[in-house]
Molecule: transfer RNA
Organism: uncultured Endozoicomonas sp.
RNA sequence: GCUCCCAUGGCACAGCUGGAUAGCGCGUCCCCCUCCUAAGGGGAAGGUCGGAGGUUCGAAUCCUCCUGGGAGCG
Numbered sequence: 001g002c003u004c005c006c007a008u009g010g011c012a013c014a015g016c017u018g019g020a021u022a023g024c025g026c027g028u029c030c031c032c033c034u035c036c037u038a039a040g041g042g043g044a045a046g047g048u049c050g051g052a053g054g055u056u057c058g059a060a061u062c063c064u065c066c067u068g069g070g071a072g073c074g
Stems, first nucleotide, its partner, number of pairs: 001073007010026002013023001019057001028044005050066005
């Protein structure tokens, strides 16, 4: 230098054939249960999807550029 992959709540991921409230597990907080803790049960908060443009009636999802990380080639 070239090619490819990844980037979604604190953490690990799903969703990527565009469709309208963005989900799951863990964690956090509250309640129940318990003598207490753990376990178990119920509930809640927390992200607008790495950034900026574009396409579209509509974009996490398509296109372009950039940033960060990874792999391969030279």